[in-house]
RNA sequence: GCACGGGAGAGUCUUCGCACCUCAGGCCCUCGGGUCCGGUGAACGGAGCGCCGAAGGGGCAACCCCUCCCCGGAACCUCUCAGGCGCCAGGACCGUGC
Numbered sequence: 001g002c003a004c005g006g007g008a009g010a011g012u013c014u015u016c017g018c019a020c021c022u023c024a025g026g027c028c029c030u031c032g033g034g035u036c037c038g039g040u041g042a043a044c045g046g047a048g049c050g051c052c053g054a055a056g057g058g059g060c061a062a063c064c065c066c067u068c069c070c071c072g073g074a075a076c077c078u079c080u081c082a083g084g085c086g087c088c089a090g091g092a093c094c095g096u097g098c
Stems, first nucleotide, its partner, number of pairs: 001098006011049001013048005018041004025036004050085003056081001057079003063073002
């Protein structure tokens, strides 16, 4: 590196648009329906707020390397830029085989 297996965390939040539905109600109607209201939408999009750390990236440096220093490497710690907050997917890392 490849194949297979395992592999965590955090939003049923608000709002706008959009899509779909047409139970109750209003209005219009050519009686087919349209529209307002209403309902639904993590698997539609944007914004806001909240939250998570295990792609990547930044910071500290125990430790490794070296006789020592320099250089170099370096955490699941830390920041949360990126990413993520149903399932799927992704996923540091772990195991087996080549």